Description:
The RNA shown here (transfer RNA) has 72 nucleotides and comes from Patescibacteria group bacterium UBA918. It matches the Rfam family "tRNA". It is annotated as a transfer RNA. Rfam links the family to the GO term triplet codon-amino acid adaptor activity. Model confidence (mean pLDDT): 81 of 100. Taxonomically the source falls in Bacteria candidate phyla (Bacteria).
RNA sequence: GGCCCUAUCGUCUAAUGGUUAGGACGUUGCCCUCUCACGGCAAAAAUCGGGAUUCGAAUUCCCGUAGGGUCA
Numbered sequence: 001g002g003c004c005c006u007a008u009c010g011u012c013u014a015a016u017g018g019u020u021a022g023g024a025c026g027u028u029g030c031c032c033u034c035u036c037a038c039g040g041c042a043a044a045a046a047u048c049g050g051g052a053u054u055c056g057a058a059u060u061c062c063c064g065u066a067g068g069g070u071c072a
C1' cells in the first nucleotide's frame, strides 16, 4: 500500500427501515436486617465522526477515524 471484518450505557450483549434503543453485570437510592452480606423495588447511564438515500436510518450507501485479520 491492496482487500476483508468490527465500532451501541462503566463492561458484555440484543434490536424486519417505523415500540420510549431492550437485557445481564456493575453504580446510586429506598426497603429488609441490631449491623454487614443475601434478597426485593426503583433510578441514572449508550448508537465513533461527517455527508447521502428515504415520509422515516443504530440499521442502507459514501468519505473519514480507531481497532482487528489477511496479502504484498
Stems, first nucleotide, its partner, number of pairs: 001071007010025004018055001027043005048064005